[in-house]
RNA sequence: CCCUUAGAGUUUGAUCCUGGCUCAGGACGAACGCUGGCGGCGUGCCUAACACAUGCAAGUCGAGCGGAGACACAGUUGAAACGCAAGUGGAUGUUGUGUUUUAGCGGCGGACGGGUGAGUAACGCGUGAGCAACCUUUCCUUUACUGGGGGAUAACACAGCGAAAGUUGUACUAAUACCGCAUAAGACCACAGAGUCACAUGGCUUAGGGGUCAAAGGAGCAAUCCGGUAUAAGAUGAGCUCGCGUCCUAUUAGAUAGUUGGUGAGGUAACGGCCCACCAAGUCUACGAUAGGUAGCCGACCUGAGAGGGUGAUCGGCCACACUGGAACUGAGACACGGUCCAGACUCCUACGGGAGGCAGCAGUGGGGAAUAUUGGGCAAUGGGCGAAAGCCUGACCCAGCAACGCCGCGUGAGGGAAGAAGGUUCUCGGAUUGUAAACCUCUGUCCUAAGAGAAAAGGGGAAGAUGGUAUCUUAGGAGGAAGCCCCGGCUAAAUACGUGCCAGCAGCCGCGGUAAUACGUAUGGAGCAAGCGUUAUCCGGAUUUACUGGGUGUAAAGGGAGCGUAGACGGUAAAGCAAGUCUGAAGUGAAAUCCCGGGGCUCAACCCCGGAACUGCUUUGGAAACUGUUUAACUAGAGUGCAGGAGAGGUAAGCGGAAUUCCUAGUGUAGCGGUGAAAUGCGUAGAUAUUAGGAGGAACACCAGUGGCGAAGGCGGCUUACUGGACUGUAACUGACGUUGAGGCUCGAAAGCGUGGGGAGCAAACAGGAUUAGAUACCCUGGUAGUCCACGCUGUAAACGAUGAUUACUAGGUGUUGGGGACCAUAGGUCUUCGGUGCCGCAGCAAACGCAAUAAGUAAUCCACCUGGGGAGUACGUUCGCAAGAAUGAAACUCAAAGGAAUUGACGGGGACCCGCACAAGCGGUGGAGCAUGUGGUUUAAUUCGAAGCAACGCGAAGAACCUUACCAAAUCUUGACAUCCCAAUGACAAACUAUGUAAUGUAGUCUUUCUUCGGAACAUUGGUGACAGGUGGUGCAUGGUUGUCGUCAGCUCGUGUCGUGAGAUGUUGGGUUAAGUCCCGCAACGAGCGCAACCCCUAUCCUUAGUAGCCAGCGGUCAGGCCGGGCACUCUGGGGAGACUGCCAGGGAUAACCUGGAGGAAGGUGGGGAUGACGUCAAAUCAUCAUGCCCCUUAUGAUUUGGGCUACACACGUGCUACAAUGGCGUAAACAAAGAGAAGCAACUCCGUGAGGACAAGCAAAUCUCAAAAAUAACGUCUCAGUUCGGAUUGUAGUCUGCAACUCGACUACAUGAAGCUGGAAUCGCUAGUAAUCGCGAAUCAGAAUGUCGCGGUGAAUACGUUCCCGGGUCUUGCACACACCGCCCGUCA
Repeated sequence: CCCUUAGAGUUUGAUCCUGGCUCAGGACGAACGCUGGCGGCGUGCCUAACACAUGCAAGUCGAGCGGAGACACAGUUGAAACGCAAGUGGAUGUUGUGUUUUAGCGGCGGACGGGUGAGUAACGCGUGAGCAACCUUUCCUUUACUGGGGGAUAACACAGCGAAAGUUGUACUAAUACCGCAUAAGACCACAGAGUCACAUGGCUUAGGGGUCAAAGGAGCAAUCCGGUAUAAGAUGAGCUCGCGUCCUAUUAGAUAGUUGGUGAGGUAACGGCCCACCAAGUCUACGAUAGGUAGCCGACCUGAGAGGGUGAUCGGCCACACUGGAACUGAGACACGGUCCAGACUCCUACGGGAGGCAGCAGUGGGGAAUAUUGGGCAAUGGGCGAAAGCCUGACCCAGCAACGCCGCGUGAGGGAAGAAGGUUCUCGGAUUGUAAACCUCUGUCCUAAGAGAAAAGGGGAAGAUGGUAUCUUAGGAGGAAGCCCCGGCUAAAUACGUGCCAGCAGCCGCGGUAAUACGUAUGGAGCAAGCGUUAUCCGGAUUUACUGGGUGUAAAGGGAGCGUAGACGGUAAAGCAAGUCUGAAGUGAAAUCCCGGGGCUCAACCCCGGAACUGCUUUGGAAACUGUUUAACUAGAGUGCAGGAGAGGUAAGCGGAAUUCCUAGUGUAGCGGUGAAAUGCGUAGAUAUUAGGAGGAACACCAGUGGCGAAGGCGGCUUACUGGACUGUAACUGACGUUGAGGCUCGAAAGCGUGGGGAGCAAACAGGAUUAGAUACCCUGGUAGUCCACGCUGUAAACGAUGAUUACUAGGUGUUGGGGACCAUAGGUCUUCGGUGCCGCAGCAAACGCAAUAAGUAAUCCACCUGGGGAGUACGUUCGCAAGAAUGAAACUCAAAGGAAUUGACGGGGACCCGCACAAGCGGUGGAGCAUGUGGUUUAAUUCGAAGCAACGCGAAGAACCUUACCAAAUCUUGACAUCCCAAUGACAAACUAUGUAAUGUAGUCUUUCUUCGGAACAUUGGUGACAGGUGGUGCAUGGUUGUCGUCAGCUCGUGUCGUGAGAUGUUGGGUUAAGUCCCGCAACGAGCGCAACCCCUAUCCUUAGUAGCCAGCGGUCAGGCCGGGCACUCUGGGGAGACUGCCAGGGAUAACCUGGAGGAAGGUGGGGAUGACGUCAAAUCAUCAUGCCCCUUAUGAUUUGGGCUACACACGUGCUACAAUGGCGUAAACAAAGAGAAGCAACUCCGUGAGGACAAGCAAAUCUCAAAAAUAACGUCUCAGUUCGGAUUGUAGUCUGCAACUCGACUACAUGAAGCUGGAAUCGCUAGUAAUCGCGAAUCAGAAUGUCGCGGUGAAUACGUUCCCGGGUCUUGCACACACCGCCCGUCA
C1' cells in the first nucleotide's frame, strides 16, 4: 500500500431497550430415507484394548562347522547269469571329486517394518537449551595387529521314559562356538608433576615409572576379496537433565516419612534416595499443593475478518501398549506383538498323569452396533533382512475387488419446428398454462456396443510388467441404453385446484388445521440443487450471548450492611547508574507434508511435481535508554505531626428533673361509665366514671425542631458532671511519598429471636371474649402473656436504599441553609470573597428512556465486589458457623419462548377536579294488588311454524291467523313439475260460461271456440315427450350486500404542512374564560383544513301583498230566511310571493374580548316552539323469513297441489295496556264549541221500519261543493248520598244483526237477563319542565269482517325545580395500573 468485517424471525395494541431462543453459511472417517449412467483421485470398525476357526505376515547364510541324503563322474570291489575258457557282465560294498538339499552347532537379523490408543495430566508431548554425567551393532575415515595352544558340546549312535508335548542317561566329534598364554602402537586404572582452558564439580594436552586388556578364519590356482581384534574420529540411533507451555472441579485446603537435604557405601552406559546405613527436619502449597473426573501429545484439520473456538480419522513426528499382572535373560539396542519364566482368567487337546494357545499384523468369523470392504494378484517397482553373489523371504509395499463415503470431471443430445396439436390443470367458459415442450425434419457420436491396433512407467548391454490386452488410438453402428430429490405462510427463491374439517396431520422459530387451509394430503404449475437430493447427529460461525481485540452493575441480571487492615495491584517532583520489561540489528532453530504465491504434468479439474514465501514462536548475541522496573542520594505540591480556635442529639458511665398514663390510700358524690359506623363483651350500688389530696412504680423525654447538626454504617434528642473519638477553620514550625485500594482476616452491625439474672407503668405477638360477615382463625372493640426496659453473653440478618463501592483530578451558572476565616463600608447590619458540610433548579455531556448533572449516572485513572434468559431456587446435597431458630457457601434433573426495564395510546378505578342530562332532588300522574286485552317464557301437543333476548326482545317482525295468509301437523295427489328459457311432435285451441257426473278435495266428460298470410308457412296457445334445468320461508347474519337498532343529537372524530421526540407518539384538540355546542374570545410552536355543531329545508306563531271558487259576508239590494240569490273580496280562510329577530339598541358585569344579567321596543328575544337531519366509530348487535347473494344440502322431495287441523292449547311466571274501585263522581234531560282525515269493488244524506245492532228505498259526491259526522270532556237543570252502591262491569244464559263459500274449533256488534274480582294497591319501579303532564273525545292505515294496539288530530289544561352531596349515564383534564379479548380484565391458592 492492498485485501478483509452483512443479517433476519420471535416478548407489545403499538414503541425503544435489555435479554434469551431460532434460522440463513461452512465442515464431516458419518448414518438413515428416496433415487442412481460413466470415469479419475482419495477414504472406509468412531461401538466390544470383546472372543477368535483357517491360511499367510521373519527369515537368511553350506564362501563358519561336523554330519546326513540325492545325483553325476572317477578309482576300487567285483555277486548272479552267460561262456570250455579268456572273458562278458555289472549287482553290491568302498574311496575320492563335483553339483545339490539341509535337521543341528555357529553368525547376522527376529528391538526394524506393520497394528492399536487401553493406560498416562506426566519432562508424556511441543519448543528451546544442556550432558565438563553417557552408550552406540552395522556404515565411513585413521592407525596398529591377526602368533601359538587347550578342553568341551550339539548333531549323529545306543539305551530309556511319556498318550502327547517333550525329555533323560552313556559314548563320540567340528568350527568364524568357548578358554588360557604371548605381543601392546593404543585404551583403561591408581600414583604423581607441568602447561592450557572453563559457568561450579572440572575438561584437554603432555614427561614418568607401575598394573590390566586382543584376535578367526573362509573363498579362490593365484592375484586378490570377504572377514577378525584394538584404538581414535565422524555419522546414525538411543539415554538422562533443565526453562517455558499443556483440560475441568475449592461442594478437593492442607499434602508428604525415602518424605527433603547431607555423609558414606552400593548399583547403572551415565547423574540422581535409584537403593541401603547413619545424621539433620525438612520439602510442596492460594502464582492452587494433595485429591477427584476426563484425555494419548504434536505437525496439522474445520471454522472465523481477525483474535479466538472446536477436533487430533487418513499422511508425518513422538509416546504408550501387545490376553491381564509381574519379572528378568540374551543382546549394540528389549525388560521384547508373531522370545523366555511365574501367577491369573478364558479356550482347546488328553490315555486324567499332563500339555498347548494369545489377529490392537493381512484377509476372514462370531458378537456389539445406526454403521465401515476381499479368507484376491504380485514381489515388476519403492523399501527392508540375510548372503561374496546368484538368490531367498517380505499381507511393508505395488495393484486389483466392494461401497455415490468424499472431492473433481463428463453425459443423459444439438439445430429447426405454431395447427400454439392431443392429453393434463384451471376458468369469469372467452380463454390461460404445460409450451418449441412433443410430434415432424436435418445433424452429431462424448459415454455406449462391435471389430482392429496397442504403450511408457527399466541410464546402457542379455533376461525380467502383477496392474493389463488396462489407458490410449482407428473404423463402423444407431438418439438409440442413462434424472432424480427437496421445497413453494414469513424468515426464504417459488401458487393454484380438490379432499379433509382442532380430525388426519405439519412444524427449525413464529405458528397452521374448528367447511371457502397459498402452512395437512393429492394433483397441476413453479423455485432450487443435480448423480445426487433431503433428514438426523456433531463442531465453528452468525453470538460484541464470557466482551484481550470487544460488554456491563440507580430502575432491565448485577455494588459486598459498614469500617480497619494483611498479601497483592497501582502510585507525586527533579537527577544519576543498571538494563529485567520495552524497541532494534544479526545468527541458530522453527522436520517433511499441509496453507498461500509463481510455474509444470495427467485432454481440463480433483490429484501430483518443482521453486518461492510463510511458519506471527523459542534461544543466543550486538546496540538504544524515552517509558515501566530497580539502586543511590535529594525535594515538598500528596499524606501526616505541632500550635491557635470555635460548632455539634458522636460515644461511655454516674446523678438529677418535671408533665402524662396506671395503681394504692383517704375525702366529696351517684348511676351509670366505657366503647363503636352502630353495638356488645368489660367496669360499676361490695359505690365505678367524674373530682380533690397524699403516695408508689416503671418507661419515654411535649414545645425548641429545621430537606438543621453529629457519626463509617447501624444509628443518636430532658438537664448536669466525669472520661473520650472524629471532623472543620487558621497558621506553615516539623517528617519527607510515609499514599490509594484491598482477596482472605478482624471489628462494628436496626428490629425480631435465644440464654442467665433483674425489672415490669404503658403498649402489646400468642390467647380469650364481643362484634362484623355467607364464613372472619382478619380489619373494629374489651381484656391480656411473652416481649418491649437494665446487666452480661449469643445471633449477624433487613426495601441494612441514594435500590448509586472507595479514592484522586478536571468540567457553565443560579439560589437557599449550616460551621469557620478574610477584605471593605460601617456598627441593628450590609457588600464582596474563601474553605468544609447539606438541599433545590439548571448548561454541556451522558442515558433505552425516566432522569443524573461539581454531593455525576459527565470526562479520565487505580483497586475491590458482583452479573450473563425465566422458572426450578437462594431450594437439595456436602462443608463451616450457631444453644436453637437459622446464617454463609451453593447446584442439577426437568420445563418455558419468553421473563423483564422505561416510556406511549386507550380502557378501567368503591382516585381527584370541572361540567351536562327528568340523572337525583322538588312536584304531577302511573305501573307493581283486581278483572279483561295483548305479547313472551314455560308446559302441553300430531302441530301448537319461524325469528327477536339487559338497557337496545316481550300491543316486537304482524298497517290486523275463521279458509286463504301459512312457512307447522295429519291424510291424499303430481314428478321437466305451481313458476322461467331452449328443443321435438301433435292439436287448433286455451280460458271463461253452461250442462252432466264424482270426491273430504285437487278432478273427469260434453257444449261453445284462434290470428296473420305472398297459401309455402309464420305467430300464439294447449297437450305429450327428451334433457339441460326449475323449485326450496332448507343451513350458515360467525362468508356477505343492503337496511336497521344502540351509545347519542352526546360534542366529539380526524387530516396537511410545520415543530418536538431514537421511536410508538405528542403538539394542533391542552391552558384562562364562555357556550346547548371543539360555540366563540384571549393566550400559546403552531398555522390551516375536513367530517360533525350551528345555519340553509318543512310545519307553526305576526304582518303585508297577490288571487278569490266549491271558501267568506262588513256594507248595498232581493229572498221561500238557508251566503239562498244579485253583488263584493273588506274580514276569516285557502294557494303563491314577501317582511320580520340580528344580542340590532340601552344599562351593568367581564380583560376595552367572547359572553352574561337586566331593560326598551316588538306578534315573537337571545336556538321563539316542533320536525327532518345521526361525525369517526363500538356491540362478529339484528335480519339468509322483505329483497339480493357466496358456499353447503334436498331433487318421485327439504319441491308442488288439496282437504281438515294448528299458529287461538293452559297448574303457572313476566312485560305492555284497557276498564275500574267512584260524589272533582254515576245516570237522565235539553243545549254549545274543533282540528285533521277518508270516500267509487267507496262514503252514503233524507224518508220509512226495528228497543237496538241494523234493514228497505235512494238524493248527492272522484269531493274547500256531497257523505262519514254525533265531537266529548264542558256548562245548565234534575236525581243518587258513601253502600260492593243507580260504583264496577267480568262471566254466563237466551234471542238477534252484519261480513263472508263458510263464524264449531275461532269474528265483531245488539237487546234482555245475570252482576265476579275490585274500596287506590308490599318490596320495588316508570313517564313528564308548558300549551308540557294529566284528562276528553275525533280520524286514518291495514281490512270482506275483526283494535283496549299503532299512527295522527284538536278540546280543557296544571304543579314544581332550593340545588348538584348522593344514584344512573355521558363529556374534558389529571393520576395509578402487572389490564389491551381492555375490570364481565388479569391473577393466587385448594380440590377434582